Predicted 3D model of a 350-nucleotide part of an RNA (small-subunit ribosomal RNA, central domain) from an uncultured Chloroflexota bacterium. The coordinates come from a structure-prediction model, not an experiment, and the mean pLDDT is 88. The RNAcentral record of the full RNA draws on ENA, Greengenes and SILVA.
[in-house]
Context: one part of a larger RNA
């Protein structure tokens, strides 16, 4: 070491790309490394194991025989694993013809809406609240209409509906751009799975530098309520919220459910394709293939629930988990401009 886990009890890296490692479809030859078998070498003594004898027994102790191996060396075997020719097509993958889609970048334009600004009507009150003040208004506010600037965000459509690896993505149109899906079954032949470091993308706030700047609103000023209010409520109001170029690198980054494969009754919706049936053409009907939802068999499960999108039965890998607090710390290293991040004890408690 030969454990036992990870939806909620400790536990799945935030997500991909992929190195080395580990693992890999059918049939056939042919090697003999890993395996298995025989022979044979070696395996000190004490120890161990079984006979056996000395001390009055035991414990010691002496005799003998055995057993003991990731050994070595030779001869075989050829199922499985490795290594090698060749050859197949059920995996991967390409081709070729179609579909859908808020999937990325960058450009242009559109309309509502709030705010300001300019003009016209108009007068005494808005506006806010549970109630109410702060606040804005006779230097004309609110209403209302013309006009104008200027940022921001894209209503209906809108759907447990689409896309995307994740983070995400919602007007509209052009441009370039990735990737899925279905159908042929044309092509190449195991090209494949997994992935420690390593790369690479990562919401929001937070940095730096340049602009930008309607609303919203940290901070802050103010009016309220209250024993007090550092708050909820109200009036304002910088930062930021918005681009452009970097950096940061976290999150209840969650299905709290790694990724791949194979298998295991069903019923019911819904997106995208095909095929068959019908029909004038449609829809409704049947099958199928990838998705996204609900309900349950069988089995799981502490339940609760999962249940062909499995938390059922197996494989292959790679993560993490080992009693609470100390501790998503401290010390060191790494990385950042800093904020901070990562990696991570210990005493000492219960």
């Nucleotide at each position: 070491c030969u454990g036992g886990g990870c939806g909620u009890a400790a536990a799945g890296c935030g997500c991909a790309u992929g190195u080395a490692g580990g693992c890999g479809g059918u049939g056939g030859g042919g090697a003999a490394a890993g395996u298995u078998g025989g022979c044979u070498g070696u395996g000190a003594a004490a120890g161990c194991u079984c006979c056996u004898g000395g001390c009055u027994u035991a414990a010691c102790c002496g005799g003998g025989a055995g057993a003991g191996g990731u050994c070595g060396g030779u001869c075989a075997a050829a199922a499985c694993u490795u290594c090698u020719c060749g050859a197949c097509u059920a995996g991967a993958g390409a081709a070729u013809g179609g579909u859908a889609g808020a999937g990325g970048a960058a450009g242009a334009u559109g309309g509502a809406a709030u705010u300001c600004c300019g003009g016209g009507u108009g007068u005494a009150g808005u506006g806010g609240u549970g109630a109410a003040a702060u606040g804005c208004g006779u230097a004309g506010a609110u209403a209302u209409c013309c006009g104008g600037a200027g940022g921001a965000a894209c209503a209906c459509c809108a759907g447990u509906g689409g896309c995307g690896a994740a983070a995400g993505c919602g007007a509209u149109c052009u441009u370039c751009u990735g990737g899925c899906c279905c159908a042929u079954u044309u092509c190449u032949g195991a090209c494949g799975c997994u992935c420690a470091g390593a790369u690479g993308c990562g919401a929001a706030a937070g940095c730096u530098a340049g602009g930008g700047g309607a609303g919203u609103g940290a901070a802050c000023g103010g009016g309220a309520u209250u024993a007090g209010a550092g708050a909820c409520c109200c009036c304002g109001g910088u930062a930021a919220u918005c681009c452009u170029a970097g950096c940061u690198g976290u999150a209840a980054a969650c299905g709290a459910u790694g990724u791949a494969g194979a298998c295991u009754g069903g019923g019911c919706g819904u997106u995208g394709g095909c095929g068959g049936g019908u029909u004038c053409a449609a829809a409704u009907c049947c099958g199928u293939c990838a998705g996204u939802g609900c309900c349950g068999a069988a089995g799981c499960a502490a339940a609760c629930g999962c249940g062909a999108u499995a938390a059922g039965u197996c494989u292959a890998c790679c993560g993490c988990c080992u009693g609470g607090g100390g501790a998503c710390u401290a010390c060191g290293g790494c990385c950042g401009c800093a904020a901070g991040g990562u990696u991570a004890a210990a005493a000492c408690u219960c």